[in-house]
Context: one part of a larger RNA
Molecule: small-subunit ribosomal RNA, 5' domain
Organism: Chloroflexota bacterium
RNA sequence: GGAUGAACGCUGGCGGCGUGCUUUACCAAUGUGAGUCGAACGGUACGGGUGAAGCUUCGGCUUCGCCACGACCGUGGCGUCCGGGUGCGUAACACGUAGCUAACCUACCGGCGGGUGGGGAAUAACCCCGGGAAACCGGGGACAAUACCGCAUGUGGUCGCGGGGUGAUGCCCGUGGACGAAAGCUGUGUCGGGGGAACCCGAUAUGGCGCCUGCUGAGGGGGCUGCGGCCGAUUAGCUAGUUGGUGGGGUAAUGGCCCACCAAGGCGAUGAUCGGUAGCGGGUCUGAGAGGAUGAUCCGCCACACGGGGACUGAGAUAUGGUCCCGAGCCCUACGGGGUUUAGCAUGGGGGAAUCUUGCGCAAUGGGCGAAAGCCUGACGCAGCAACGCCGCGUGGGGGAUGAAGGCCUUCGGGUCGUAAACCCCUUUUCUGGGGGACGCAACUGACGGUACCCCAGGAAUAAGCCUCGGCUAACUACGUGCCAGCAGCCGCGGUAAUACGUAGGAGGCGAGCGUUAUCC
Numbered sequence: 001g002g003a004u005g006a007a008c009g010c011u012g013g014c015g016g017c018g019u020g021c022u023u024u025a026c027c028a029a030u031g032u033g034a035g036u037c038g039a040a041c042g043g044u045a046c047g048g049g050u051g052a053a054g055c056u057u058c059g060g061c062u063u064c065g066c067c068a069c070g071a072c073c074g075u076g077g078c079g080u081c082c083g084g085g086u087g088c089g090u091a092a093c094a095c096g097u098a099g100c101u102a103a104c105c106u107a108c109c110g111g112c113g114g115g116u117g118g119g120g121a122a123u124a125a126c127c128c129c130g131g132g133a134a135a136c137c138g139g140g141g142a143c144a145a146u147a148c149c150g151c152a153u154g155u156g157g158u159c160g161c162g163g164g165g166u167g168a169u170g171c172c173c174g175u176g177g178a179c180g181a182a183a184g185c186u187g188u189g190u191c192g193g194g195g196g197a198a199c200c201c202g203a204u205a206u207g208g209c210g211c212c213u214g215c216u217g218a219g220g221g222g223g224c225u226g227c228g229g230c231c232g233a234u235u236a237g238c239u240a241g242u243u244g245g246u247g248g249g250g251u252a253a254u255g256g257c258c259c260a261c262c263a264a265g266g267c268g269a270u271g272a273u274c275g276g277u278a279g280c281g282g283g284u285c286u287g288a289g290a291g292g293a294u295g296a297u298c299c300g301c302c303a304c305a306c307g308g309g310g311a312c313u314g315a316g317a318u319a320u321g322g323u324c325c326c327g328a329g330c331c332c333u334a335c336g337g338g339g340u341u342u343a344g345c346a347u348g349g350g351g352g353a354a355u356c357u358u359g360c361g362c363a364a365u366g367g368g369c370g371a372a373a374g375c376c377u378g379a380c381g382c383a384g385c386a387a388c389g390c391c392g393c394g395u396g397g398g399g400g401a402u403g404a405a406g407g408c409c410u411u412c413g414g415g416u417c418g419u420a421a422a423c424c425c426c427u428u429u430u431c432u433g434g435g436g437g438a439c440g441c442a443a444c445u446g447a448c449g450g451u452a453c454c455c456c457a458g459g460a461a462u463a464a465g466c467c468u469c470g471g472c473u474a475a476c477u478a479c480g481u482g483c484c485a486g487c488a489g490c491c492g493c494g495g496u497a498a499u500a501c502g503u504a505g506g507a508g509g510c511g512a513g514c515g516u517u518a519u520c521c
Base pairs, nucleotide, nucleotide: 001521002520003519004518006517007516008515009514010513013393014392015391016390017389018388019386020385021351026349027348028347030346031345032344035078036077037076040075041074042073043072044071046070047069048067049066050065051064052063053062054061055060085304086303087302095228096227097226098225099224100223101222104221105220106219109217110216111215112214113213114212115211116210117151119149120148126141127140128139129138130137131136157179158178159177160175161174162173163172164171184209185208186207187206188205189204190203191202192201193200194199230276231275232274237267238266239265242264243263244262245261246260247259248258249257279301280300281299282298283294284293285292286291306327307326308325309324310323328341329340330339331338332337357383359382360381361380365379366377367376368375369374396426397425398424399423406417407416408415409414431458432457433456434455435454436453440448465510466509467508468507469506470491471490472489476505477504478503479502480501486493487492
């Protein structure tokens, strides 16, 4: 000198764009952050429509039916594994880079092929009964499905058998020998049935969305390997599933991943082991570069979700707002037993030098579900707070000497603040008041927002400080003080004329900031 997620002191007008718990991965009241589908299915307490009966103040109300339109309970499907947070742990194939996978998986989506036949038994909601303070639970009964289970079929698939190929067992080809699938819903037209116009049911034609089974693509992931990136030798030896083999188990898959048996290996001064520290990278800061330092915001990967452990479901998790067990804290309790965990967004307490609103909206972008309408979305888009940072603008412009008054200095002549002020002329960025008023969208739709922006009016009006002045280093005098009070980054100032302390005048620097502290280069 540059830099910062900064803090502190003094000061503070506006706008744009960013950034904002670096400390206790400390504890949390409250709200909210993941739902959706009635075009998979059963239903009807509620709303709606409709029919009948009764009552009526003639508005309507009640009861009993029907419809299944809204909405909802439950079954079922998809999603909840994304998105969002944090950096505890981790020195490791965690990350980065380059490869390998003949050792692998992949829901939804795209392409290509084949199929979608015929049956069965349950169960929730519901009804009945019971237990419990509650959370919730138990027994009995009925019924549905794109829920569940058999049967049939089998292009292809898996296994077996045969053959080929390769560096290589899992690659390729052939072969009924064996095994193994499925589900319906809906639009439109026509016909038929129910009193049958609405509505419902059935048949048929055609279209849409699905379902099953393969191959393939895309994107995503699992596994393995070479190389690379911290400190300590005042850590020198470490290792028993340890190192390898055979056979098995397990997995989507290789493998001591796990197990039985066999062998005795494996690693290490090219630093094993142990200890300390730390998420890694793209990047960021600095530097001419080499390098050094760093890893906030944004992007990629990893790890974690009160501490520890386990599996279930699923294409995918060993799952932040799922589940089970142990432990801790807090809350409820009828003392038997239950509930909860903000490292999501806000917010409170605590800690700290220090870090924001319990805001608005799904209008946009993106995501989930749905045929769609749409619903959900603290992701996101915005607004609020903070000079925390960067950038831009303003606090006026021109004229004005008798160099006014006043301050300070003075050799008492004067010098200086100083064209500075007053005063005259002008302008209106900003400000205040009034009017108009968006883009963001191809179409419907705008939280932001009556915002940005434009026009009119008013009036110099609303707007300057901070640090320094001995040398380094740009800027000097007076008074006060008297090794005191104090200053100080280094050298050093102060003990009676201090340009170094304090104040004043003046000057220098930067300017909505200026200084100080901390840290890095």